[in-house]
Context: one part of a larger RNA
């Protein structure tokens, strides 16, 4: 536990679809459930306010009268705004149409350079390696040089605070199959929508099963070195592992350390993709300059902010719907619980300190 808050102090789930809840555009009509009001009816007595009486006076106690009783039923009455029912619209959304943009995906084929090995030939004494140096390689011909073969990974230059994609991620070329988003038209349907508690689905890299496959790099693992030491930094090997095909695991500074949607509120100035006017041209492409839209970057006004900085892609003003957060350390530990082959994930405490 009222309420404050989450970019960097504690806080945005890693990402998306999506169930229930929530909440929801214009305009007309009905209904009145909620809301307003208005009457009855009940709402006990003490108690409380104001008098009167009585205990000499008070406290206190008795009667009267008002008021509380913040509610609950029952009948009348309003109908903005909320719910319901019925009708319409089109600005939200979705559909369709067009011609473009993208390393968006998943299949299959093609191809490129180098590394490495092997083979031919040439060649004859070193080579690598460093801050120096060894360890290592090398008369069984090595490094280096020609040519040829094999095998595996990876995709230079274009490359661009440039593009797609919900994140994760994605980059040689063709080809098919597929998602998706943006613009222009305004044909269609007519609020279909916004979030999303449980749920599902994707999820880098590194682990794990099982079967392939291994050039290079390379955790552990042995050397050589530094160093007092040196389980490291540097040097030479070098094994899973990276890589493919099925499964599993589900977490990262998965970060913009900013949750989705809408609406509203100065600009400047690059850039990408689409439409559009001018203007140039060898009038075929193309190229420039303005506008419109959507994306991406960067300055900045008001504004916000504890500053830093944010600023139409807000961390401004405002709605709406979810998810977190409430000193430090014990702890993301312990116990239960699920889930996975395991690693271990997810849920998550206390004592006790401070």
């Nucleotide at each position: 536990u009222u309420g404050g808050g989450c970019c960097u102090a504690a806080a945005g789930c890693g990402u998306c679809c999506g169930u229930a809840g929530c909440c929801g555009g214009u305009c007309c009509g009905g209904u009145a459930a909620a809301u307003c009001u208005u009457c009855u009816g009940u709402g006990a007595a003490a108690u409380c306010g104001u008098g009167u009486g009585u205990c000499u006076c008070a406290a206190g106690c008795u009667c009267a009268c008002g008021g509380c009783g913040c509610g609950c039923a029952g009948g009348g009455g309003a109908c903005a705004c909320u719910g319901c029912c019925g009708g319409a619209c089109u600005c939200g959304a979705g559909a369709c149409c067009g011609g473009g943009a993208g390393g968006g995906g998943u299949u299959g084929g093609a191809g490129g350079u180098a590394u490495u090995c092997c083979g031919u030939g040439g060649g004859g004494a070193g080579c690598g390696g460093u801050a120096a140096a060894a360890u290592g390689c090398u008369a069984u011909a090595a490094u280096c040089c020609u040519c040829g073969g094999a095998g595996g990974a990876c995709c230079a230059a274009c490359u661009g605070u440039g593009g797609c994609g919900a994140a994760g991620g994605c980059g040689u070329c063709c080809a098919a199959c597929u998602g998706g988003a943006a613009c222009g038209g305004g044909u269609c349907u007519g609020a279909c929508g916004g979030u999303g508690a449980g749920g599902g689905a994707c999820g880098a890299a590194a682990g794990c099963c099982a079967g392939g496959g291994g050039a290079g790099c390379a955790a552990a693992c042995c050397g050589g070195a530094u160093u007092a030491g040196a389980u490291a930094c540097c040097c030479g090997a070098g094994u899973a592992g990276u890589c493919c095909u099925g499964g599993c695991c589900g977490u990262a500074a998965a970060c913009g350390c900013u949750g989705c949607g809408a609406g509203c509120a100065a600009g400047g100035u690059g850039u990408u993709g689409c439409g559009u006017a001018u203007c140039u041209c060898a009038c075929g492409a193309g190229g420039a300059u303005g506008c419109g839209c959507a994306g991406u970057g960067u300055c900045g006004a008001a504004a916000u902010g504890a500053a830093g900085a944010u600023g139409u892609u807000a961390a401004g003003c405002u709605c709406g719907c979810c998810g977190c957060c409430u000193g430090g350390g014990g702890a993301g530990u312990a116990c239960g619980g699920u889930c996975g082959c395991a690693a271990g994930g997810c849920u998550g405490a206390a004592a006790c300190u401070u």
Notes: Predicted 3D model of a 354-nucleotide part of an RNA (small-subunit ribosomal RNA, central domain) from a Candidatus Woesearchaeota archaeon. Its Rfam family is "Archaeal small subunit ribosomal RNA". For this family Rfam cites "Crystal structure of the ribosome at 5.5 A resolution" (Yusupov et al., Science, 2001). Gene Ontology terms of the family: structural constituent of ribosome and ribosome. Rfam 15.1 lists 709 matches to the family in 491 species. The coordinates come from a structure-prediction model, not an experiment, and the mean pLDDT is 87.